[in-house]
The prediction has a mean pLDDT of 86. Predicted 3D model of an 84-nucleotide RNA (c-di-GMP-I-GGC riboswitch aptamer) from an uncultured Woeseiaceae bacterium. It was read from a public genome assembly, where an Rfam model found it.
RNA sequence: UAUGACAAAGGCACACUUGUCGAAAGGCAAGGUCGCAAAGCUUCCGAUCUAAGGGUUAUUCCUAGGACAGCGGGGUUGCCAGCA
Repeated sequence: UAUGACAAAGGCACACUUGUCGAAAGGCAAGGUCGCAAAGCUUCCGAUCUAAGGGUUAUUCCUAGGACAGCGGGGUUGCCAGCA
């Protein structure tokens, strides 16, 4: 430098449950442990989700804005180590 073992140390924590915040998507805390070598950080790009508000007789529709990094790409930082 590249790579990621049925290895070791350490780390994270899906679904679900409880509490809490939020209009919602969802966030946070605790439990939990499906998985993860960036499942660390970052909305820059695409995807996806939501829709306060507006409009409608109404299902539906539009949208400011928001969410998502455990959907993919980009950027950035980084632990350990056998083989090469």